The prediction has a mean pLDDT of 83.
Predicted 3D model of a 478-nucleotide part of an RNA (small-subunit ribosomal RNA, 3' major domain) from an uncultured bacterium.
The RNAcentral record of the full RNA draws on ENA and SILVA.
Rfam family: Bacterial small subunit ribosomal RNA. Gene Ontology terms of the family: structural constituent of ribosome and ribosome.
[in-house]
Context: one part of a larger RNA
RNA sequence: UGACGGGGGCCCGCACAAGCGGAGGAACAUGUGGUUUAAUUCGAUGAUACGCGAGGAACCUUACCCGGGCUCAAACGGCGCAGGACGCGUGCGGAAACGCUCGUUCCCUUCGGGGCCUGUGCCGAGGUGCUGCAUGGUUGUCGUCAGCUCGUGCCGUGAGGUGUCGGCUUAAGUGCCAUAACGAGCGCAACCCCCAUUCCCAGUUGCCAUCGGGUGAUGCCGGGCACUCUGGGGAGACUGCCGGCGCAAGCUGCGAGGAAGGCGGGGAUGACGUCAAAUCAGCACGGCCCUUACGUCCGGGGCGACACACGUGUUACAAUGGCGGAGCACAGAAGGAAGCUGCCUGGCGACAGGCCGGCCGAUCCCCAAAAUCCGUCUCAGUUCGGAUCGGAGUCUGCAACCCGACUCCGUGAAGCUGGAUUCGCUAGUAAUCGCGCAUCAGCCAUGGCGCGGUGAAUACGUUCCCGGGCCUUGUACA
Numbered sequence: 001u002g003a004c005g006g007g008g009g010c011c012c013g014c015a016c017a018a019g020c021g022g023a024g025g026a027a028c029a030u031g032u033g034g035u036u037u038a039a040u041u042c043g044a045u046g047a048u049a050c051g052c053g054a055g056g057a058a059c060c061u062u063a064c065c066c067g068g069g070c071u072c073a074a075a076c077g078g079c080g081c082a083g084g085a086c087g088c089g090u091g092c093g094g095a096a097a098c099g100c101u102c103g104u105u106c107c108c109u110u111c112g113g114g115g116c117c118u119g120u121g122c123c124g125a126g127g128u129g130c131u132g133c134a135u136g137g138u139u140g141u142c143g144u145c146a147g148c149u150c151g152u153g154c155c156g157u158g159a160g161g162u163g164u165c166g167g168c169u170u171a172a173g174u175g176c177c178a179u180a181a182c183g184a185g186c187g188c189a190a191c192c193c194c195c196a197u198u199c200c201c202a203g204u205u206g207c208c209a210u211c212g213g214g215u216g217a218u219g220c221c222g223g224g225c226a227c228u229c230u231g232g233g234g235a236g237a238c239u240g241c242c243g244g245c246g247c248a249a250g251c252u253g254c255g256a257g258g259a260a261g262g263c264g265g266g267g268a269u270g271a272c273g274u275c276a277a278a279u280c281a282g283c284a285c286g287g288c289c290c291u292u293a294c295g296u297c298c299g300g301g302g303c304g305a306c307a308c309a310c311g312u313g314u315u316a317c318a319a320u321g322g323c324g325g326a327g328c329a330c331a332g333a334a335g336g337a338a339g340c341u342g343c344c345u346g347g348c349g350a351c352a353g354g355c356c357g358g359c360c361g362a363u364c365c366c367c368a369a370a371a372u373c374c375g376u377c378u379c380a381g382u383u384c385g386g387a388u389c390g391g392a393g394u395c396u397g398c399a400a401c402c403c404g405a406c407u408c409c410g411u412g413a414a415g416c417u418g419g420a421u422u423c424g425c426u427a428g429u430a431a432u433c434g435c436g437c438a439u440c441a442g443c444c445a446u447g448g449c450g451c452g453g454u455g456a457a458u459a460c461g462u463u464c465c466c467g468g469g470c471c472u473u474g475u476a477c478a
Stems, first nucleotide, its partner, number of pairs: 001478002003475003007472007015462002019425005026315008034306002042053002064301007076124009087104003091100003106115003126290002129288003135284002137279003140275001142273001147186006153162003166177003192267004197235007206225002211222003238261001241255001242253004304444001317418001321377006335365002339359004343354004384415001389410007431454007
C1' cells in the first nucleotide's frame, strides 16, 4: 500500500422486511449429469454451465459410428508433359458415391500458339485434429457499482502519501464549503434513440367536420386536408417562479402554472481492472500433429438410447371454474410473390378444389383472446385434468420405420396446492389474456425476441441474511 476480520462508524441495492405470484410434489416438453451404446460428435460446469453455442438434428446440417469409394484430391492458384472441347446420350454393375462400355461433339489464330477441359507428374492444398495455460478479436461477471488515475507542487531515506481526506449534499469522486495543494484525464451526467404535450410543413390513411351524389349497408363516389393519423422539423422542464429550512450546494410544500416536476418513463452507452473466467467449433493466428488419411464423397445409423439424479419451462389439480350458445365487442407491432390469401364449393375436421378476385402492399391479406350476455354443471378424481394407448386421416417433403406437425373418433393415467428449502417483481410493474416475427420445405416452439388487452397488493423500517461504496481500527497474510 492492499487484502481480510463472527472490529467500529456512515450509506446504498427487490438485500431483508411488507405484499402478490411462482419453483421444490404430478404428467409432459426441453437442457444437463450419469448409465448405456458401434456411435449416442464437440464445447459450456458455484455465483458468471444446465429451453446455453443451436434464430429450426428425418436426408442435408454433422463435426460421431458402420459399410462402400477417391488419392491433385469436394473447391482454388501456378508450372511441365500427353491428349481432347466442355458436354450430351445409351447400356451394364451398384444402396448411392463410384467404376466400366459404346455413340456423338469445339472456338480463336500472325500457324508459333492461345482459350476451355481431361489424364499424368510436381509445388502450393485440405484437417470442426491438439494447445483459450502461446495469442488476436469478441463475450460473461463484479457492475450503471462510483470509482480508477495523471501533471506540477509539497511531505517522506524509501515503498509511498497528499490531491481523492473532513462537514453538508447527491442517483453519482454530483455539487458546495473547508483545505499544501493547484489543475487535468478515463468514468458519472449531458449530447443519441423511443414514449408522453403542442406548433409548423406535407397529404391516394383519416373525415360527413363542410358541400354534392349514391346504397339494403359501408368514405362507396366527386370533392376537401379541418380533425385523427403518418413522418420530417421546431417548441417545451431549468428547482425557472412562490413559501419554509440552509453560509452555500441543496432539501421540502395536498404551492402556482403546465401534457409532463424535481433524473418525467424506457433504451443504447459498461472507467482502471478482477476471475491464467469463456471461446483454436464463428472467424483470424504462433507452435505441434495427420497426408491412399486425423483429408474427402456416398448409403445407412447416431446426435432422439433410459434403472436413475438435477436445472429451466408448459399444462393442471377446478366454481374468480369447465362446457354449450350469442343476431357480442375492442388492439398493437410485425410479415407477405416459389408469398399473404378474400370469396365460393366439398369435407365433422386437419385440408382440398375453383383459377372468380385483391395485394410487390398506410390501399389487399394474415387479424385476436381474456372480457361481456344467456344457459348448464353443484364439489364429485367429476361435464376438473389431459398423459398414454388403439383406429382412421390431412399436409410438407425424393423420403415421416428408427425420428415430423396437425385433424377426427375412441381410451382416459398421475394429479385434491406440493417437505426442508428457494425464485421473480415497487406501476401500466406483478399477475393474467391472446397476437406477431426470426430460423424455416415441414417441425418436435411449451423456447427466444417483440406487441398490445385487462390490471393489482405492499414498503413500518434498516436489527438481521446477501452483495456493494467511503472513512477508520487490528493483523503473525501478500